[in-house]
RNA sequence: GGAGUCGGCCAGGCAGUCGCGGUGCCUUCGGGCAUCGAGGAAAGUCCGGGCUCCACAGGGCAGGGUGCCAGGUAACGCCUGGGCGGCGCGAGCCGACGGAAAGUGCAACAGAGAGAAGACCGCCGAACGGUGUCGCAAGGCAUGCGUGGCAAGGGUGAAACGGUGCGGUAAGAGCGCACCGCCCGCGGGGCCAACGCCGCGGGGCACGGCAAACCCCACCUGGAGCAAGGCCAAAUAGAGGUGCAAUGGGACGGCCCGUCCUGCACCCGGGUAGGCUGCUUGAGGCCUGCAGCGAUGCAGCGUCCAGACGAAUGACUGUCCACGACAGAACCCGGCUUAUCGGCCGGCUCCGCAC
RNA sequence: GGGGGCGUAGUUAAGCUGGUUAUAACGCCGGCCUGUCACGCCGGAGGCCGCGAGUUCGAGUCUCGUCGCUCCCGCCA
Numbered sequence: 001g002g003a004g005u006c007g008g009c010c011a012g013g014c015a016g017u018c019g020c021g022g023u024g025c026c027u028u029c030g031g032g033c034a035u036c037g038a039g040g041a042a043a044g045u046c047c048g049g050g051c052u053c054c055a056c057a058g059g060g061c062a063g064g065g066u067g068c069c070a071g072g073u074a075a076c077g078c079c080u081g082g083g084c085g086g087c088g089c090g091a092g093c094c095g096a097c098g099g100a101a102a103g104u105g106c107a108a109c110a111g112a113g114a115g116a117a118g119a120c121c122g123c124c125g126a127a128c129g130g131u132g133u134c135g136c137a138a139g140g141c142a143u144g145c146g147u148g149g150c151a152a153g154g155g156u157g158a159a160a161c162g163g164u165g166c167g168g169u170a171a172g173a174g175c176g177c178a179c180c181g182c183c184c185g186c187g188g189g190g191c192c193a194a195c196g197c198c199g200c201g202g203g204g205c206a207c208g209g210c211a212a213a214c215c216c217c218a219c220c221u222g223g224a225g226c227a228a229g230g231c232c233a234a235a236u237a238g239a240g241g242u243g244c245a246a247u248g249g250g251a252c253g254g255c256c257c258g259u260c261c262u263g264c265a266c267c268c269g270g271g272u273a274g275g276c277u278g279c280u281u282g283a284g285g286c287c288u289g290c291a292g293c294g295a296u297g298c299a300g301c302g303u304c305c306a307g308a309c310g311a312a313u314g315a316c317u318g319u320c321c322a323c324g325a326c327a328g329a330a331c332c333c334g335g336c337u338u339a340u341c342g343g344c345c346g347g348c349u350c351c352g353c354a355c
Numbered sequence: 356g357g358g359g360g361c362g363u364a365g366u367u368a369a370g371c372u373g374g375u376u377a378u379a380a381c382g383c384c385g386g387c388c389u390g391u392c393a394c395g396c397c398g399g400a401g402g403c404c405g406c407g408a409g410u411u412c413g414a415g416u417c418u419c420g421u422c423g424c425u426c427c428c429g430c431c432a
Base pairs, nucleotide, nucleotide: 001351002350003349004348005347006346007345008344009343010342012320013319014318015317016316017315018314020037021036022035023034024033025032026031039326043337044336046335047334048333049332050331051225052224053223054222063221064220065219066218067217068082069081070080071079072078083097084095085094086093087092098216099215103214104213105210106209120154121153122150123149124148127147128146129145130143131142132141133140134139162180163179164178165177166176167175181205182203183202184201185200186199187198188197189195229277230276231275232274238268240267241266242265243264244263248262249261250260251259252258284303287300288299289298290297291296321324356428357427358426359425360424361423362422365381366380367379368378374412383399384398385397386396387395405421406420407419408418409417
């Protein structure tokens, strides 16, 4: 100097004028002054929790979710560290990463054979049969045509029942042996564990793939959502109650009894419109120290940092530059995912050059 | 706030329990028929299966993420 990788931060700046929302103070009720006023994602609503109401004796099933191990956390499908596998020269990145020795199922086409399978080409050979030939005969010889042995090599496929070498054999084969791989057990290591790094012993090798197919195992899991929920509470109508008036009026009925409806005043439950609340002080944020590899935790310091409900956060002017992206709260937090012009800082890696 | 469904050719739709080259109708193009057009007959083209990843030997189909369209529910005394 170039290329790359990881982590953190900023998100046009400054000045002026006008305007909008919250809070406090003042007010002559018109307003005035002070102060605060979007984000890293406020988004998608994909997870987890707080809060609130409903349900609930306990246990189990079903359904749903999660899935290497340990730790962190209020909790998580998140984060950190570790293990294993894959990619990269490397820094580093990615991984739905439990179980296929419980069962069921799937594997098109090709291929001999697709799951304790299989012989198309091939390799082998004379035990039996056949054929040919020699021989009077017994029988000999030849021949791989049928029965047969094999799975080394070829071939098919995404995948073919360990690999290499030596021995062995008619040819071959873990058939035997050595090494590598694999499986099982014990010990050490990993401060536990995942793991299989090291050592010892045993086993010729059994147990192919798919569980983002059903399933099995372990763990977790009640439902709804701020339009949750709470308080105040009109007008109209009215369940109910008391009193007054009349002993009436109306309906049923031929009539009586009876039943029902009906007046005025006052009290009053629930609850609608509407209003208030929930509402922003919180698993907050900043800074410092300590513990820890880290996520994070603890302690101290100091601080208040949007809270609307037709819903504020804008417009204009000047100036500067690197010319400004994605986008805007609506109960609140922790994550994940997605969108995003550019710029800054730091750690590390690789390549080239110079000293 | 909560929940469901659908994206496949120009259009409307099939595509089951993953399988070889994704199907049909209408439309489009060419030819035949006709004096000409339509109808009819024959033939043909046309698809990153919304997009991006993953699982698998193999994905329109299974899983995850994402984008778009569309429908339903919530008060009513």
Molecule: RNase P RNA; transfer RNA
Organism: Lysobacteraceae bacterium